[in-house]
RNA sequence: GCGGGUGUGGUGUAAUGGUAGCCACGAGAGACUCAAAAUCUCUUGGAUUCACGUCCGUGGGGGUUCAAGUCCCUCCACCCGCA
Numbered sequence: 001g002c003g004g005g006u007g008u009g010g011u012g013u014a015a016u017g018g019u020a021g022c023c024a025c026g027a028g029a030g031a032c033u034c035a036a037a038a039u040c041u042c043u044u045g046g047a048u049u050c051a052c053g054u055c056c057g058u059g060g061g062g063g064u065u066c067a068a069g070u071c072c073c074u075c076c077a078c079c080c081g082c083a
Stems, first nucleotide, its partner, number of pairs: 001082007010025003018066001026044006045056004059075005
């Protein structure tokens, strides 16, 4: 240099173009216990807000579409192959 693949919450992962975050781990709170462990329940992206709420968020940017994590273009990072 050429070709292919991958990129999603703190981590691993799921999601046929139709509510983004299923499931698991981790973390926090609670229940249970004399106290723990185990188990069970709830919560767990960001901005703003006292709170409710609202807006944003699938590597970056752009495009197609009523609608994009998903399709197209480009760039970046990592992996594999070829030279």
Predicted 3D model of an 83-nucleotide RNA (transfer RNA) from Bdellovibrio bacteriovorus. The coordinates come from a structure-prediction model, not an experiment, and the mean pLDDT is 81. Its Rfam family is "tRNA". The family's RNA type in Rfam is transfer RNA. NCBI's taxonomy places the organism under Bacteria, Bdellovibrionota, Bdellovibrionia, Bdellovibrionales, Bdellovibrio.